[in-house]
RNA sequence: GCCCCUCUAGCUCAAUGGUAGAGCAGUGGACUUUUAAUCCAUUGGUUCAGGGUUCGAGCCCCUGGGGGGGCACCA
Numbered sequence: 001g002c003c004c005c006u007c008u009a010g011c012u013c014a015a016u017g018g019u020a021g022a023g024c025a026g027u028g029g030a031c032u033u034u035u036a037a038u039c040c041a042u043u044g045g046u047u048c049a050g051g052g053u054u055c056g057a058g059c060c061c062c063u064g065g066g067g068g069g070g071c072a073c074c075a
Stems, first nucleotide, its partner, number of pairs: 001071007010024004018055001026042005048064005
């Protein structure tokens, strides 16, 4: 330098172009002698950035950025 994959809640990950979700974590409560465990409720989102297509974009297209991998070059 070229190619491929990836970026969504604090973390790990879902979501067929049509209401953005789960588990864990956090918070409050129940239970318990206490902790842990368990149960109930609940908070939490600039879907990497910008632009485009569309009635409608997390999803499709373009540009850029971060992360991972492969190839090439140099030596």

Predicted 3D model of a 75-nucleotide RNA (transfer RNA) from an Actinomycetota bacterium. Its mean pLDDT, the model's own confidence on a scale to 100, is 80. The organism belongs to Actinomycetota, within Bacteria.